The prediction has a mean pLDDT of 83. This is a predicted structure of a 74-nucleotide RNA (transfer RNA) from a Candidatus Nanoarchaeia archaeon. Rfam family: tRNA. By type it is a transfer RNA. Rfam's curators write: Transfer RNA (tRNA) molecules are approximately 80 nucleotides in length.
[in-house]
Parts: sequence; structure tokens; C1' cells
RNA sequence: GCCUCAGUAGCUCAGCCUGGUAGAGCGUUGCUCCCGUAAAGCAAAGGUCGAGGGUUCAACUCCCUUCUGGGGCU
Repeated sequence: GCCUCAGUAGCUCAGCCUGGUAGAGCGUUGCUCCCGUAAAGCAAAGGUCGAGGGUUCAACUCCCUUCUGGGGCU
């Protein structure tokens, strides 16, 4: 230098192919329960979907550029 994969909640990851309200588990907080704690149950908070631009009525999703990391080739 070229190819490829990944980047989404505090953590681990779905969703992208085929555009249409951003999700799960764990964790956190509150409540219930208990003599108390744990467990269990219920509820809530938490996201500029790596960044910028384009297409579109509408973009995590499609297109272009770019940043970071992993792998491969030379």
C1' cells in the first nucleotide's frame, strides 16, 4: 500500500442483507417481600447507533469520505 471484519446503553452483544417507534441479558437505582441480608418479584433511569456528508417523505440500515481496533496479502 491492498483486501476483509468489527465499532449500537456502564459491560457483553442482537437489529443492518430486505430503510418505517432503537432492543435483550448482566449491571445500576427505587419499591415489595424478610428480624436483617441474600435470593425472588415489580418498576424506572441510562443511547447525538465511532465521526462528517449525500440519497430519501423517512437512515443504525443504502452510497461517499474519514477515525480507531482485529485479521489476511504484498